[in-house]
RNA sequence: AGGAUUGUAGCUCAGCCGGUUAGAGCACCACCCUGAUAAGGUGGGGGUCGGUGGUUCGAGUCCACUCAAUCCUA
Numbered sequence: 001a002g003g004a005u006u007g008u009a010g011c012u013c014a015g016c017c018g019g020u021u022a023g024a025g026c027a028c029c030a031c032c033c034u035g036a037u038a039a040g041g042u043g044g045g046g047g048u049c050g051g052u053g054g055u056u057c058g059a060g061u062c063c064a065c066u067c068a069a070u071c072c073u074a
Stems, first nucleotide, its partner, number of pairs: 001073007010026004019057001028044005050066005
């Protein structure tokens, strides 16, 4: 320098062929349960989907540019 893959909650990830409120598990907080702890149960907080722009009635999803990580080639 060229190419591929990935980027969504604190962590690990799902999200189909663009459409109803952006979700799960773990973690965290409160309460229930217990003599107490763990486990279990109920509820809650936490995101504008790496960034910018575009297409569209509508974008996590499509397009362009860009940033980061990993890998390949030179």
Molecule: transfer RNA
Organism: uncultured Clostridia bacterium